Bacterial large signal recognition particle RNA, 265 nucleotides, folded computationally. It was read from a public genome assembly, where an Rfam model found it. It matches the Rfam family "Bacterial large signal recognition particle RNA". Rfam classes the family as a non-coding RNA gene. A reference for the family is Rosenblad et al. (2003), "SRPDB: Signal Recognition Particle Database", Nucleic Acids Res. Rfam's curators write: The signal recognition particle (SRP) is a universally conserved ribonucleoprotein involved in the co-translational targeting of proteins to membranes. The model forms 90% of the base pairs in the Rfam consensus. Its mean pLDDT, the model's own confidence on a scale to 100, is 78.
[in-house]
RNA sequence: UUGCACUAAGCGGGGAGUUAGCGGUGCCCUGUACUCGCAAUCCGCUACAGCGAGGCCGAAUCCCCGUCCUGAGGCCGAUUGUUGUGAGGUAGGUCUCAAUACGGAACGUAGAUGCACGGGUCCCGUGCAAUCGCACGCCGUGAACCGUGUCAGAUCCUGACGGAAGCAGCACUAAACGGAAUGUACGAUGUGCCGCGGGGAUACCUGCGCGGAGUCACCGGUUGAGGGUCCACUCGGAGCGAACGUUCGAAGGACGGGUGUGCAU
Numbered sequence: 001u002u003g004c005a006c007u008a009a010g011c012g013g014g015g016a017g018u019u020a021g022c023g024g025u026g027c028c029c030u031g032u033a034c035u036c037g038c039a040a041u042c043c044g045c046u047a048c049a050g051c052g053a054g055g056c057c058g059a060a061u062c063c064c065c066g067u068c069c070u071g072a073g074g075c076c077g078a079u080u081g082u083u084g085u086g087a088g089g090u091a092g093g094u095c096u097c098a099a100u101a102c103g104g105a106a107c108g109u110a111g112a113u114g115c116a117c118g119g120g121u122c123c124c125g126u127g128c129a130a131u132c133g134c135a136c137g138c139c140g141u142g143a144a145c146c147g148u149g150u151c152a153g154a155u156c157c158u159g160a161c162g163g164a165a166g167c168a169g170c171a172c173u174a175a176a177c178g179g180a181a182u183g184u185a186c187g188a189u190g191u192g193c194c195g196c197g198g199g200g201a202u203a204c205c206u207g208c209g210c211g212g213a214g215u216c217a218c219c220g221g222u223u224g225a226g227g228g229u230c231c232a233c234u235c236g237g238a239g240c241g242a243a244c245g246u247u248c249g250a251a252g253g254a255c256g257g258g259u260g261u262g263c264a265u
Base pairs, nucleotide, nucleotide: 002264003263004262005261006260010056011055012030013029014028015027020046021045022044023043024042034054035053036052037051038050063258064257065256066255067254068253069252070251073248074247076245077244079242080241081240082239083238085236086235087234088233090232092231093230094227095226096225097224098223099222100221102220103219104218106215107214114210115209117207118206119205120204121203122199123198124197125196126195127194128192129191130189131188132187133186135184136183138179139178140177141176147172148171149170150169155164156163157162
C1' cells in the first nucleotide's frame, strides 16, 4: 500500500415549559430521520446525566471537533399601532335649562315695546223669543144589567081616581180613547246676528288715545348651571401585530483539523 474480519461512533436536532439539574413522554420549530416497551397525581438518571430488548451501517462523502457566513422558530426587555374590556367623570364634542343681544331671519315711522280707557272670550242671576213636554180649557167618540133623565109596550098595587118599579129606544155623562191652528199655568233646553244687571281675570284677541324707536329670541355665537358616559380624555387589564435590542438556536454553505484493532500481502 492492498484485501478480509471486527470495534468506538452513528442511525436526527433545537426552543419554551417542568426540574436541584440532565434526558424523555406531551406542545412548538426544523424537515424525513431504524423497530418495540415505559412515563404528567409523570418516567429514567446524576455531570460520561433516559432506561430495557433487538436490528443496520461502520474508520470516512458518511463518525467527532473548531472558525466564519446565512438563518426557521422560541424566551426576555423597553417602544409603538390596533381591537375588545373594567373603572373614573373633567377647560372638549354632545344633551337640557337659564342669561345675553354679537351675526342672520322676522315684525316696526302705513307707528314697535310701554302706559291709560273700553269691548269680547269666563262665571252668576234675570227678561223676551224659539222649540219640546205635561196639565187645564175646547171638540168628538164613549155603559146588554150592575150610570142619569125621559121611559112606548109589558108588569105590580088599588073598588076607583091614581100610584110604583122599570126593559128596549132616544138624549146626556163617568172612566177611558182620540183630535186640534189658537188660549192659560208649569217645567225643560247642544236654541238665539235679541236684551238687562252684577262679578271675575289681567292670559289671549280687539277698538281708541298718548308717545316716538325699537321689539322678538327662531337659527348661529358667547357665558353660566346641570345631566349623561356615545365620542374624545385619564387610569388598569387582555388579545393580535410591527420594527428594535438581548439570548438560545434547527437547518444550509465555505474552510481547517481529529479518530482505531487483528490477520494476510